[in-house]
RNA sequence: AGAGUUUGAUCCUGGCUCAGGAUGAACGCUGGCGGCGUGCAUAACACAUUCAAGUCGAACGGGAAUCGGUUGGUAGCUUGCUACCGACUGAGGAUAGUGGCGGACGGGUGGGUAACGCGUGAGCAAUCUGCCUUGGUUUGGGGGAUAACGUUUGGAAACGAACGCUAAUACCGCAUAACAUAUCGGAAUCGCAUGUUUCUGAUAUCAAAGCUCCGGCGAACCAAGAUGAGCUCGCGUCCGAUUAGAUAGUUGGUGGGGUAACGGCCUACCAAGUCUGCGAUCGGUAGCCGGACUGAGAGGUUGAACGGCCACAUUGGAACUGAGAUACGGUCCAGACUCCUACGGGAGGCAGCAGUGGGGAAUAUUGGGCAAUGGGCGAAAGCCUGACCCAGCGACGCCGCGUGAGGGAAGAAGGUCUUCGGAUUGUAAACCUUAGUCAACAGGGAAGAAGAAAGUGACGGUACCUGUGGAGGAAGCCACGGCUAACUACGUGCCAGCAGCCGCGGUAAUACGUAGGUGGCAAGCGUUAUCCGGAUUUAUUGGGUGUAAAGGGUGUGUAGGCGGGAUGGUAAGUCAGAUGUGAAAUUUACGGGCUCAACUCGUGAACUGCAUUUGAAACUGCCAUUCUUGAGAGUCGGAGAGGUAGAUGGAAUUCCCGGUGUAGCGGUGAAAUGCGUAGAUAUCGGGAGGAACACCAGUGGCGAAGGCGAUCUACUGGACUGUAACUGACGUUGAGGCUCGAAAGCGUGGGGAGCAAACAGGAUUAGAUACCCUGGUAGUCCACGCGGUAAACGAUGAUUACUAGGUGUCGGGGAGUUAUAACUCUUCGGUGCCGCCGCAAACGCAAUAAGUAAUCCACCUGGGGAGUACGUUCGCAAGAAUGAAACUCAAAGGAAUUGACGGGGACCCGCACAAGCGGUGGAGCAUGUGGUUUAAUUCGAAGCAACGCGAAGAACCUUACCUGAUCUUGACAUCCGGAUGACCGGCCAGUAAUGUGGCCUUCCCUUCGGGGCAUCCGAGACAGGUGGUGCAUGGUUGUCGUCAGCUCGUGUCGUGAGAUGUUGGGUUAAGUCCCGCAACGAGCGCAACCCCUAUCUUCAGUAGCCAGCAUAUUAGAUGGGCACUCUGGAGAGACUGCCGGGGAUAACCCGGAGGAAGGUGGGGAUGACGUCAAAUCAUCAUGCCCCUUAUGACCAGGGCUACACACGUGCUACAAUGGCGUAAACAAAGGGAAGCGAGAGUGUGAGCUUAAGCAAAUCUCAAAAAUAACGUCUCAGUUCGGAUUGUAGUCUGCAACUCGACUACAUGAAGCUGGAAUCGCUAGUAAUCGCGAAUCAGAAUGUCGCGGUGAAUACGUUCCCGGGUCUUGCACACACCGCCCGUCA
Repeated sequence: AGAGUUUGAUCCUGGCUCAGGAUGAACGCUGGCGGCGUGCAUAACACAUUCAAGUCGAACGGGAAUCGGUUGGUAGCUUGCUACCGACUGAGGAUAGUGGCGGACGGGUGGGUAACGCGUGAGCAAUCUGCCUUGGUUUGGGGGAUAACGUUUGGAAACGAACGCUAAUACCGCAUAACAUAUCGGAAUCGCAUGUUUCUGAUAUCAAAGCUCCGGCGAACCAAGAUGAGCUCGCGUCCGAUUAGAUAGUUGGUGGGGUAACGGCCUACCAAGUCUGCGAUCGGUAGCCGGACUGAGAGGUUGAACGGCCACAUUGGAACUGAGAUACGGUCCAGACUCCUACGGGAGGCAGCAGUGGGGAAUAUUGGGCAAUGGGCGAAAGCCUGACCCAGCGACGCCGCGUGAGGGAAGAAGGUCUUCGGAUUGUAAACCUUAGUCAACAGGGAAGAAGAAAGUGACGGUACCUGUGGAGGAAGCCACGGCUAACUACGUGCCAGCAGCCGCGGUAAUACGUAGGUGGCAAGCGUUAUCCGGAUUUAUUGGGUGUAAAGGGUGUGUAGGCGGGAUGGUAAGUCAGAUGUGAAAUUUACGGGCUCAACUCGUGAACUGCAUUUGAAACUGCCAUUCUUGAGAGUCGGAGAGGUAGAUGGAAUUCCCGGUGUAGCGGUGAAAUGCGUAGAUAUCGGGAGGAACACCAGUGGCGAAGGCGAUCUACUGGACUGUAACUGACGUUGAGGCUCGAAAGCGUGGGGAGCAAACAGGAUUAGAUACCCUGGUAGUCCACGCGGUAAACGAUGAUUACUAGGUGUCGGGGAGUUAUAACUCUUCGGUGCCGCCGCAAACGCAAUAAGUAAUCCACCUGGGGAGUACGUUCGCAAGAAUGAAACUCAAAGGAAUUGACGGGGACCCGCACAAGCGGUGGAGCAUGUGGUUUAAUUCGAAGCAACGCGAAGAACCUUACCUGAUCUUGACAUCCGGAUGACCGGCCAGUAAUGUGGCCUUCCCUUCGGGGCAUCCGAGACAGGUGGUGCAUGGUUGUCGUCAGCUCGUGUCGUGAGAUGUUGGGUUAAGUCCCGCAACGAGCGCAACCCCUAUCUUCAGUAGCCAGCAUAUUAGAUGGGCACUCUGGAGAGACUGCCGGGGAUAACCCGGAGGAAGGUGGGGAUGACGUCAAAUCAUCAUGCCCCUUAUGACCAGGGCUACACACGUGCUACAAUGGCGUAAACAAAGGGAAGCGAGAGUGUGAGCUUAAGCAAAUCUCAAAAAUAACGUCUCAGUUCGGAUUGUAGUCUGCAACUCGACUACAUGAAGCUGGAAUCGCUAGUAAUCGCGAAUCAGAAUGUCGCGGUGAAUACGUUCCCGGGUCUUGCACACACCGCCCGUCA
């Protein structure tokens, strides 16, 4: 000293939370020792029991025990001794009673109290004071009682009653007495005053007590001191105004009473005051302070322990005694409660110390001692003392100590993790050496004890010292996602749980639980509660109010606050010095004592305060005098929808009357309701009535705001310019108060044309209590009242001063130049825009401030609940004003940024639409999918971007699925041991089949030791898995999209996220290029480079070709040739290069020439940053999980081919642009050896038989078909269409039943061009026609290729879909499939 948390990210505002310290604490886990402290915070609840206040015999009368003395008597005898009794007397000491002093202190508690209760400082000239101290003066002489006691007696008891005796320092007179008290005088002094002090005179009144050890101790009066108490005053002392008025002894006076004393303290009379917005009264809460905790401080919170004051003592009231009480352990009365009782009556008060019950989260022993300190009594000894000193219990707090120290690597074992190599626990342990603290035991042993000696210790045989022996008896708690130091494994699987805030947990959790490890603190550690801090989050220090919460709707003005220049005075504020006080403890500095520390002692400082006093006079205040610049006011002048009242005017709407006129009008997106043949709408003329004032009209004017708009008149308010005669600070702000205050609304009475809530009807719609239409009542208008609110906004309170400019406009003034218009310069007042400094979170404000300063008022303190409830005031009502809490959330919010989005805007593109051509959707079939079915119908793919997709081809195999059977180191790989010499192959048996059994055949190298190889058997490591997770992954792929975008470096701008560059003007297919520009460059994309194709040249010329020459069986067949076609290499060609026009002299565009080809010539390959947790664990690879005589392996059969149905993609058709028949013509690109197969023969045909050639520019598949020609059919379910079915066959294959293709004959279904909807295509394209290939034993209407024939249309970009760029809005960011509101559950 800060940190976390609002967002995709940012800055701010703002709340919540955390880290610190503290406690009379409690709870959880744990617990070795000692010292010093501390311990009912709750029920001021109730209390059993003991103790806590007595003492004095030197005040008094008695007087038991005990010990004597004198004397008398009796008895015993040792004749002077013992015992007993009686009388007198002494000592002694226990003591009930009388009397004195003390029980008003000490100890407890905090219920009450918001008060002179407390704190602080004064005052008493308005007071008292026992014991104590000092000084002065006295202590003379009498009297009458009474308890105790005795007798009698009542009562259960508590407690009495009657009679009789007695004493005192008990009680009462008398004498004496003043510097005492009271009254009346005189003189001086002091005081603000009432009055005081001193001196003096007179009159009246008041006292005592004795005891003694002879030393003293007492008693009375007066005065003084000290101590203690009482009273008064200034200042300070919690919350609430949703408490605004309170008060009759109330405020004051006079007389009287009362008190120690002042006083309405009490009383009688008189007056009507007194307190209050500077908060009275009332309500709530609370003992106050020194201090304590916290804080940098200012402050905030608190008032345990220790100390001061107050109040209280079961509740309430009252007095007595006394120096002192209205009395905790006194009295009386009343109430409640408890106890005793003989029922008549009595007793009691732990908020004293212990202790008990109860309450509570929670708080101790019915201990020892008066040894010390202190208190009461006493002359003293002494007695009493639960005050106090000690001990006990509690980790409740603070402080100190210990649980060992040094060495010790095989880095042991064990644990944990692991990539299996190791790492870590960890010098930690073991082991060696060693000191002995604390504890234990034993021996010794204090200080605390004080005046000279003696005596006296509860604590306590305690502290302390010495000795003994041995690591022996002594470590836990919390945390480990971020904040916040500290990480892994397993378990769990939005479950269990955690959590202070953010949040974690849905199968790989560093956040749950456990373990290992680590971090922190440590005899404690965590949690909970409370306070301060952080929080500048109530802001005096030290905040704000345009948009985050927050400026009152407006003015006027009271109290209050603040206030211009000069001079003089004063001294309240202010400043300085001195004095008193600010108790001690506490705090703090420096020292001292306990071994240290906590603790404690000493000295100093501080205690920031209050009071008194002496000075200063700048500033503020006050008083006095003065000034003119603030303010006012006189006067000249012009501007204005400023206000009120009256009068007048024209246009328009509606209505009425009349004329003309005829079928519609009106209204809407489209309609209908409505009006109209009883004559509307339209049009003309006349009239009625109400409301509003077009143009002028303008970020123009006026007004405090609300607001004000035809014209004229009357009355009237304010502002402004000029001038400078007058007043002389008269100013400013303004809590309460008062005024005004849009629209709607309310009351009474008018008025009512148009408009128009409510209402009615018609539409729209899923509905439509709306938007639209037709009507229509309050209302809108006037007068008089009420109401008092608005986004009453500039979301910006009023006033004053200062602080760059530029440019409009309105109302005035001055100067200049002029031609009178006008222009230029300047000044005052208003009203706008732009802009600097500065400010601001940013947006923005910027002389009309949101700048710099000053004054005053109002308001704010997280969101919701809520401007709600209750209360009060106002109102006729509606309602307004004032204005909470419970509860709940961790945000709510402001400004700006980047995206995405918009049924926002601008521009552009695409078979996107449009313009066209042909389809799909209807039929039959093929194929895929869904669904259903099934033992199984294996699995995956799911909008575009799944569905003739994985699958370039399921009869077995494939195959992953089902049923049945079999195997268990395994069908496959590596390692080890043993056996064999094989394995392979062939034959046989057996089975549904694999498995299984039997037979035959049978290795290589060699140094001769063996080795290699193969098979079988065995054991275990392991194999195996098309099992799960594509949301753990790699790789691959789809898609936006072949769309033109996506970024970086440096620089610059911004607090920042970010921006700029990449935007702008043109242009392009293109972020393509040009120009401009705080940007300059660069990268991935675009384009180009690559392949095919279109033209030409050149080289080469077989298996290709044949122009010319020759042969020729007429086949380029042969010789020959390579010109041509063609093939394969290498080149050329196209670049907006040329011309014209446009454009900015650019990029580029349009047109043209030449050219095979012209503006990327046509195709292909090529796919930026990224998006979709897109697809794939079943191509492959792979983490983790799962199975292991099975989820692995193998075999047979079945299934993937099912079938009410739904969808996608196709094929064939519905026919004449056609079908069928006959004969005829023209390709390209491919394939071929387990192959393609000519030719010939044969079959109606599929095909079969035979067989040449060809590993192919040679042979072969191979026939191209549409087309053209001729013939036929003549619009029909047909000579269209071919499904389905029957029969008979062919081919492939181990095998065509489930379940192949093809052929022949026969059969001859639906279908006559297809609803809503929807797809493809812009040129060699669509459409149409055939051909080939891959896969493949066989099995294409699919897929991939090839060529033949060969169109139509595109005005254009309004609309649909998708995309790009810029801009705008946004409460979205999982990003519109968003967010979010209400109702119901």
The RNA shown here (small-subunit ribosomal RNA) has 1385 nucleotides and comes from an uncultured bacterium. It matches the Rfam family "Bacterial small subunit ribosomal RNA". Model confidence (mean pLDDT): 83 of 100. The RNAcentral record of the sequence draws on ENA and SILVA.